[in-house]
Molecule: transfer RNA
Organism: Oxytricha trifallax
RNA sequence: UCCUCGAUAGUCUAGUUGGCUAGGAUACACGGCUCUCACCCGUGAGACCCGGGUUCAAUUCCCGGUCGAGGAG
Numbered sequence: 001u002c003c004u005c006g007a008u009a010g011u012c013u014a015g016u017u018g019g020c021u022a023g024g025a026u027a028c029a030c031g032g033c034u035c036u037c038a039c040c041c042g043u044g045a046g047a048c049c050c051g052g053g054u055u056c057a058a059u060u061c062c063c064g065g066u067c068g069a070g071g072a073g
Stems, first nucleotide, its partner, number of pairs: 001072007010026004019056001028044005049065005
């Protein structure tokens, strides 16, 4: 320098050949249980890497960038 793949809650991740209330686990907060803590049960808040394009509508498609993984020279 070039090629391929990836980026979603604090963390790990599912998903969509465009319209989802964006799901799960864990962590966190509150309540219940308990003498207390833990476990367990219930509830809650929390996310689509950045910029542009296409479109009535983009997390999803296209282009560029950044970062990460792998490969070629």